Description: Small-subunit ribosomal RNA, 3' major domain from a metagenome, 483 nucleotides, folded computationally. The coordinates come from a structure-prediction model, not an experiment, and the mean pLDDT is 82. Rfam family: Bacterial small subunit ribosomal RNA. The full RNA is in RNAcentral, with records from SILVA.
[in-house]
Context: one part of a larger RNA
RNA sequence: UGACGGGGGCCCGCACAAGCGGAGGAGCAUGUGGCUUAAUUCGAUGCAACGCGAAGAACCUUACCUGGGCUUGACAUAUAGCUGCAAGCCCCCUGAAAGGGGGGCCGCCUUCGAGGGUGCUAUACAGGUGCUGCAUGGCUGUCGUCAGUUCGUGCCGUGAGGUGUUGGGUUAAGUCCCGCAACGAACGCAACCCCUGUGUCUAGUUGCCACCGGCGGUGAUGAGCCGCCGAGCACUUUAGACAGACUGCCCGUACAAGCGGGAGGAAGGUGGGGACGACGUCAAGUCAGUAUGGCCCUUACGCCCAGGGCUGCACACGUGCUACAAUGGUCGGUCCAAUGGGACGCAAUAUCGCGAGAUGGAGCAAAUCCCCAAAGCCGGCCCCAGUUCGGAUUGGAGUCUGCAACUCGACUCCAUGAAGCCGGAUUCGCUAGUAACGGCGUAUCAGCUACGGCGCCGUGAAUACGUUCCCGGGCCUUGUACA
Numbered sequence: 001u002g003a004c005g006g007g008g009g010c011c012c013g014c015a016c017a018a019g020c021g022g023a024g025g026a027g028c029a030u031g032u033g034g035c036u037u038a039a040u041u042c043g044a045u046g047c048a049a050c051g052c053g054a055a056g057a058a059c060c061u062u063a064c065c066u067g068g069g070c071u072u073g074a075c076a077u078a079u080a081g082c083u084g085c086a087a088g089c090c091c092c093c094u095g096a097a098a099g100g101g102g103g104g105c106c107g108c109c110u111u112c113g114a115g116g117g118u119g120c121u122a123u124a125c126a127g128g129u130g131c132u133g134c135a136u137g138g139c140u141g142u143c144g145u146c147a148g149u150u151c152g153u154g155c156c157g158u159g160a161g162g163u164g165u166u167g168g169g170u171u172a173a174g175u176c177c178c179g180c181a182a183c184g185a186a187c188g189c190a191a192c193c194c195c196u197g198u199g200u201c202u203a204g205u206u207g208c209c210a211c212c213g214g215c216g217g218u219g220a221u222g223a224g225c226c227g228c229c230g231a232g233c234a235c236u237u238u239a240g241a242c243a244g245a246c247u248g249c250c251c252g253u254a255c256a257a258g259c260g261g262g263a264g265g266a267a268g269g270u271g272g273g274g275a276c277g278a279c280g281u282c283a284a285g286u287c288a289g290u291a292u293g294g295c296c297c298u299u300a301c302g303c304c305c306a307g308g309g310c311u312g313c314a315c316a317c318g319u320g321c322u323a324c325a326a327u328g329g330u331c332g333g334u335c336c337a338a339u340g341g342g343a344c345g346c347a348a349u350a351u352c353g354c355g356a357g358a359u360g361g362a363g364c365a366a367a368u369c370c371c372c373a374a375a376g377c378c379g380g381c382c383c384c385a386g387u388u389c390g391g392a393u394u395g396g397a398g399u400c401u402g403c404a405a406c407u408c409g410a411c412u413c414c415a416u417g418a419a420g421c422c423g424g425a426u427u428c429g430c431u432a433g434u435a436a437c438g439g440c441g442u443a444u445c446a447g448c449u450a451c452g453g454c455g456c457c458g459u460g461a462a463u464a465c466g467u468u469c470c471c472g473g474g475c476c477u478u479g480u481a482c483a
Stems, first nucleotide, its partner, number of pairs: 001483002003480003007477007015467002019430005026322008034313002042053002064308007073125001077124006085117001088105007108116002127297002130295003136291001138286003141282001143280001148187006154163003167178003193274004198243006207233002212230007246268001249262005324423001328382007340371003345364002350359003389420001394415007436459007
């Protein structure tokens, strides 16, 4: 100087407490361990591995296994030689295919140098998801969006080093103020960036429809209402610019920084959310994303193909979904979104089918056309039961995608109707448009094991006395036989 203490002081965080909803019990989905296997490819392992790499394992992917094949190779560059001068296409035999063997058709450009290009042979070489993340780059996680980490000069100390950065206040903050042998500065904090909340201006199509005009329907030929068109840009909205919030104003308090209250305001003291992650720690993770040193393989640890496996199941754990019902289930009617996606595509009206879906195809490279809510509300039934709860499992019949759904796809219909009556010790998330509940969109993608990920909107709470205790962290101080 640090680190540590079941030492002390001060302070913070959904850390506890106060609340709400879960997990741990059940069934299923998914990941992992284990076991099994010819193979169940590899990696990730306390927090910070375990719906993680994987934003899509039937073939492919694919790296694994079994079997069949190839050897300058599936891919790159160069040289030499050869060459019916192309390539390519078609046929036959063998074969699961790859591959191997045979035959046929057509036969390039040219400055006529065999030059370019193609194929074959040979040689250099290619190739390796083989090993080492403890040889590395790059990227990432984590402490932690915690408030810290340092430097120059000066001063102090023999020196390691200290001071500054400590102290008194204050803040979300090493934020700011005051003091001080320190005076300044850098990386962090904050602000500058994006979204959102208010207003003004500009613009008016594909958006909007208040006023005005016309037409149609319903009323009675009227008023009113509904629909369409014109006209219009008021409003909504879209998307560009600007304004707006700064403790600016008032009161109290304080030497100051600031704090408490108030006014005005759409918004008030960081308005809400995001992006942004200091010096460093964990020889943290990744050689399998790519790059890369070294080592290793070279008729194989490379390459091609068929089939299988990654989906295996006495079991154990993590993360989720669905439930155990009446604040519910079911049937009928009825209301309101936003984000997004669409040409190898989204697909309306219509017809068929109980349905998944099929036929057909208007319109739309889309503010124009298409894909588009559920909970909610209004009624009927169920009457507390393993049930009109719950839907696993199994049998049968189908639809769709795809060369192909046996291993091993999703969905539909009929039948079947399991466990489950709120879950031990323990444990997780959340402080407001949050939790909880409800649906919708989308990337990957032929299809899909998505109940996952990332977003969007609808409905919309309870509680916080407080900091004694648990966990993590910051500052000062103290002890130490630790470095």